A computed fold for a 92-nucleotide RNA from a Desulfovibrionales bacterium, annotated as c-di-GMP-I riboswitch aptamer. The sequence was found by an Rfam model in a public genome assembly. Its Rfam family is "c-di-GMP-I riboswitch aptamer". Rfam describes the family as follows. GEMM was predicted in a large-scale screen for bacterial structured RNA regulatory elements. Genes associated with GEMM are involved in a diverse array of functions, including chemotaxis regulation, signal transduction, secretion and chitin. The coordinates come from a structure-prediction model, not an experiment, and the mean pLDDT is 81. The organism belongs to Desulfovibrionales, within Bacteria.
[in-house]
RNA sequence: AGUUUGAAAAGGCAAAGCAACCUGAAAGGGUGCGACGCAAAGCCACCGGCCUACAUUCCGGCAAUUCGGGACAAGGUAGCGGGGUUGCCGGA
Numbered sequence: 001a002g003u004u005u006g007a008a009a010a011g012g013c014a015a016a017g018c019a020a021c022c023u024g025a026a027a028g029g030g031u032g033c034g035a036c037g038c039a040a041a042g043c044c045a046c047c048g049g050c051c052u053a054c055a056u057u058c059c060g061g062c063a064a065u066u067c068g069g070g071a072c073a074a075g076g077u078a079g080c081g082g083g084g085u086u087g088c089c090g091g092a
Stems, first nucleotide, its partner, number of pairs: 003092004012038002017033002020031004036079001042085003046082003049077003056071005
């Protein structure tokens, strides 16, 4: 330096939940406590899945710029899977 690996140790991340606030139309995200788990649970929405539907569009009703319903990602999820990319400690 490369490959491979996760026994132990150091160090790291932090699900559910809780409290309050911030952000967003919502889903979701951020900060604090917390710890279910994680060897990439670091980073990237490229592919599939899933969540949401402000706007757009379609249908119906209405006096109505309002109301109800459907479709839809350009919004999310990297802790749903695949893929890409970078990398700590230790063993071989």